Annotation
Lysine riboswitch aptamer from Pusillibacter faecalis, 168 nucleotides, folded computationally. The prediction has a mean pLDDT of 76.
[in-house]
RNA sequence: AAAUGAGAUAGAGGCGCGGAUGCGAUGGACCCACGGGAGCUGGCAGGCAGAGAAGGUGGGAAGGGCAAGUCCGCCGAAUUCCUUUUCCGGGCGCGGGAGAGGGAUGGGUUCCCAGGAAAGACCUGUGAAACUGUCCGCGGCAUUUGCCGCGGGUGCGCUAUCCGCUUA
Numbered sequence: 001a002a003a004u005g006a007g008a009u010a011g012a013g014g015c016g017c018g019g020a021u022g023c024g025a026u027g028g029a030c031c032c033a034c035g036g037g038a039g040c041u042g043g044c045a046g047g048c049a050g051a052g053a054a055g056g057u058g059g060g061a062a063g064g065g066c067a068a069g070u071c072c073g074c075c076g077a078a079u080u081c082c083u084u085u086u087c088c089g090g091g092c093g094c095g096g097g098a099g100a101g102g103g104a105u106g107g108g109u110u111c112c113c114a115g116g117a118a119a120g121a122c123c124u125g126u127g128a129a130a131c132u133g134u135c136c137g138c139g140g141c142a143u144u145u146g147c148c149g150c151g152g153g154u155g156c157g158c159u160a161u162c163c164g165c166u167u168a
Stems, first nucleotide, its partner, number of pairs: 001167002004164002007162005014075001016074006024066001031059004039048003043092002078105012106132002109129003113125004133154009
């Protein structure tokens, strides 16, 4: 100096990720009033209803969800899917919390569709579009290791330093 390694440490991407708090906004079960006049709800079982269903108007919680700003932890940050263990709720189906194993996703934005949610907020997923980070290849311009364009890949990645092995 080159090549190599699931090695160690430290970093970078940007409306970057997650947690806590919550300026604030939205709605809203039960309930009340008016009017209405026979259905409503559920996946099933069933339940409610002329002692007044649905839909409408007005009033009106809690919880969950969203959330400016601030603080904290970080860069597979984290999200999600499948299997499985356990706890809680429930009549079953199922739903929620905490773990284990495996898979996918570099990042955010917008849009269609689908699901969740009371919801026009928002969340999740597939797909698409441009953008962006990074590496590689090609071409051009600059010469101080940069800029531009095109193409391809994507985090078990990339960059820097150290360490180890091998070669000269």
Annotation: It matches the Rfam family "Lysine riboswitch aptamer". Its family is annotated with lysine biosynthetic process in the Gene Ontology. Lineage of the source: Bacteria > Bacillati > Clostridia > Eubacteriales > Pusillibacter. RNAcentral holds the sequence, with entries from Rfam.